[in-house]
Context: one part of a larger RNA
RNA sequence: GGAUGAACGCUGGAGGUAUGCUUAACACAUGCAAGUUGAACGUUUUAUGAAAGUAAAAAGUAACGGACGGGUGAGUAAUGUGUGAGAAUCAAAGUUUAGGUAAGGGAUAACAUGUGGAAACAUAUGCUAAUACCUUGUAACGCAGUUAUGUGAAAGAUUUUUGCCUAAACAUGAGCUUACAUUUGAUUAGCUAGUUGGUUGGGUAACUGCUGACCAAGGCAAUGAUCAAUAGCUAAUUUGAGAGGAUGAUUAGCCACAUUGGGACUGAGACACGGAACAGACUCCUACGGGAGGCAGCAGUGAGGAAUAUUCCGCAAUGGGUGAAAGCCUGACGGAGCAAUACCUCGUGGAGGAAGAAGGCCUUUGGGUUGUAAUCUCCUUUUCUCAAUGAAGAAUCUAUGACGGUAAUUGAGGAAUAAGCAUCGGCUAACUUCGUGCCAGCAGCCGCGGUAAUACGGGGGAUGCAAGCGUUAUCC
Numbered sequence: 001g002g003a004u005g006a007a008c009g010c011u012g013g014a015g016g017u018a019u020g021c022u023u024a025a026c027a028c029a030u031g032c033a034a035g036u037u038g039a040a041c042g043u044u045u046u047a048u049g050a051a052a053g054u055a056a057a058a059a060g061u062a063a064c065g066g067a068c069g070g071g072u073g074a075g076u077a078a079u080g081u082g083u084g085a086g087a088a089u090c091a092a093a094g095u096u097u098a099g100g101u102a103a104g105g106g107a108u109a110a111c112a113u114g115u116g117g118a119a120a121c122a123u124a125u126g127c128u129a130a131u132a133c134c135u136u137g138u139a140a141c142g143c144a145g146u147u148a149u150g151u152g153a154a155a156g157a158u159u160u161u162u163g164c165c166u167a168a169a170c171a172u173g174a175g176c177u178u179a180c181a182u183u184u185g186a187u188u189a190g191c192u193a194g195u196u197g198g199u200u201g202g203g204u205a206a207c208u209g210c211u212g213a214c215c216a217a218g219g220c221a222a223u224g225a226u227c228a229a230u231a232g233c234u235a236a237u238u239u240g241a242g243a244g245g246a247u248g249a250u251u252a253g254c255c256a257c258a259u260u261g262g263g264a265c266u267g268a269g270a271c272a273c274g275g276a277a278c279a280g281a282c283u284c285c286u287a288c289g290g291g292a293g294g295c296a297g298c299a300g301u302g303a304g305g306a307a308u309a310u311u312c313c314g315c316a317a318u319g320g321g322u323g324a325a326a327g328c329c330u331g332a333c334g335g336a337g338c339a340a341u342a343c344c345u346c347g348u349g350g351a352g353g354a355a356g357a358a359g360g361c362c363u364u365u366g367g368g369u370u371g372u373a374a375u376c377u378c379c380u381u382u383u384c385u386c387a388a389u390g391a392a393g394a395a396u397c398u399a400u401g402a403c404g405g406u407a408a409u410u411g412a413g414g415a416a417u418a419a420g421c422a423u424c425g426g427c428u429a430a431c432u433u434c435g436u437g438c439c440a441g442c443a444g445c446c447g448c449g450g451u452a453a454u455a456c457g458g459g460g461g462a463u464g465c466a467a468g469c470g471u472u473a474u475c476c
Stems, first nucleotide, its partner, number of pairs: 001476004006472005013346006019339002021304001026302003030299003035064003040061002043058006071257003080182007089174003094170008102136004111126006142151003156162002183229003190220003195217008232254004236247004259280003282293004310336001312335003318332001319330004349379004359370004384413006393403001420465005425446003431460005441448002
């Protein structure tokens, strides 16, 4: 000198664009953040109606989604990440192609009637439906098998269409293997028994000590094993002429985690943030028998801290879930609010003007300086205030805009509404006077201050930057 997710002190006019718990992965009141489908199904209630029916709502069965989106960085030094290479794999929804969709059955929730319980909820009997469940049959270019042969599927709704099943391919996604790279310490030198390899069973979607038994005795390590410490990784960011150094906020990709711990179910996909069971800690309710909960989602609260925002608006746009669709849901997202936190832009007026006014300060008392600065004259209106008009963003014939009566445009008014901060001994641009008297104090380094202090404190003046300035912290 440059930089920052900064903080602190003094000061503070406007706009745009970004950014905003770096600390306690500490504890959380309250609200919202994942639902949808009646064109899968039976039922109940309400409104209307004489009835048939029509419309709406509710819980339940079922299906799809809830594994995405959003958060955080605790753990992890390699089951991670980055760049390459690869073989022994899987797949819901999507696209394409080929073929099929036959015949039957028994239940069950809701509901009704009871029972137990403070509650959470549990339970008995009875009734009923399905694209829920089960059986039989069928079967190829499927699977297993050398062959023979064996195995093995489906679901309807509605009348415009669309589902369901099997197989093959594509797209996309996921799992796995491997080479190289990936912080510090030797005041950590030896580590390892499923350990290294093989055989044979098991297991997985799949390869493999992934796992059991048996056999062999291997495997890693000074090119740093093991152990310890620290740490999410990268694209990038920052600095530097570069090489290099430091960093990894926001945005994007990958990984890991969801109060702590380990284990599983369902499912195409999880060992699952707002799913379930168990154990621990904590909080809450309780009729003491037992129950309920998980903000590292968005707001918000307490705590910690030098320090970090609204319990806002809207689904109008983009995107996601679901549905045939209308639509519904969406704290993703789009916006507004707060903060000089950062960057960029603009303004606080322009021109003229010497009686060089007054006042201040200094003075050798002559004057000098503040200073064209002000007053004054003539202009302008960016900003500001008021008023009028008023968008684009909407795709798709019509309709649909949270932002927002916002941006912008036009008119009126009046220089009006708007300057500070630090420094002035040298480094380092900028000097005098008064006070103080090794005191009070200053200070980044050298050093100032003990009676003439350009270094402390006040005044005047000057210099630098400017809606900021200075200090502190950290990096180059």
Notes
RNAcentral holds the full RNA, with entries from ENA and SILVA. This is a predicted structure of a 476-nucleotide part of an RNA (small-subunit ribosomal RNA, 5' domain) from Trachelomonas sp. Silo092803-I1. Rfam family: Bacterial small subunit ribosomal RNA. The prediction has a mean pLDDT of 85.